[in-house]
RNA sequence: AAUGAUGAUGCGGGAGAGCCCGUUCGUAGUGGAUGGCGCCGAAGGAGCAACCACCCCGGAAACUCUCAGGCACCCGAACCGUAUCGUCAGG
Numbered sequence: 001a002a003u004g005a006u007g008a009u010g011c012g013g014g015a016g017a018g019c020c021c022g023u024u025c026g027u028a029g030u031g032g033a034u035g036g037c038g039c040c041g042a043a044g045g046a047g048c049a050a051c052c053a054c055c056c057c058g059g060a061a062a063c064u065c066u067c068a069g070g071c072a073c074c075c076g077a078a079c080c081g082u083a084u085c086g087u088c089a090g091g
Stems, first nucleotide, its partner, number of pairs: 003089011018037001020036006038071003044067001045065003051059002
């Protein structure tokens, strides 16, 4: 160096659930805020577990909860692929 792991950024893919009802603001139209009921899980967060580790302290999911977030489109979105930069390992 190849290569592997990891963080950030760019690009591509990316599900689910009421364009619900009321009030209010505004608009050419689309909409915003708020209250209520009903829902979703794949931002984040929390809980348990197979398992791992163990002197102590523990770590851990796409499972569970729904605090937060979301329920036309857009945005966002775990995760996957890829490119660049950085770090570690490698040599």
The RNA shown here (Glycine riboswitch aptamer) has 91 nucleotides and comes from a Hyphomicrobiales bacterium.
It was read from a public genome assembly, where an Rfam model found it.
Model confidence (mean pLDDT): 77 of 100.
It matches the Rfam family "Glycine riboswitch aptamer". About the family: This family represents the bacterial glycine riboswitch.